Annotation:
A computed fold for a 73-nucleotide RNA from a Planctomycetota bacterium, annotated as transfer RNA. NCBI's taxonomy places the organism under Bacteria, Pseudomonadati, Planctomycetota. The coordinates come from a structure-prediction model, not an experiment, and the mean pLDDT is 82. Rfam family: tRNA. Rfam classes the family as a transfer RNA.

């Protein structure tokens, strides 16, 4: 230098044009319980890597750029 993959709460992931962007784990509160976990209920965290464009409408299509990975040379 080329070429591909990933980029979404604290952390692992989904989500493939319209909903309030959702699951697990993990946090905080309550319940149970002599008490811890277990377990049951509830809650709080995220506008999606940045910038631009297409479209009525974007996390998701397209262009560029930035990290991390991989391949090649």
């Nucleotide at each position: 230098u080329g070429c591909g993959g990933u980029g979404u709460g604290g952390c692992g992931c989904a989500g493939a044009g319209g909903u309030u962007a959702g699951c697990g784990c993990g946090c905080c509160u309550g319940g149970c319980u002599c008490a811890u976990a277990a377990c049951c209920a509830g809650g709080a965290g995220g506008a999606c890597c940045u910038a631009g464009g297409a479209u009525c409408g974007a996390a998701a299509c397209c262009u560029a750029g930035c990290a991390c990975c991989g391949c090649a040379a």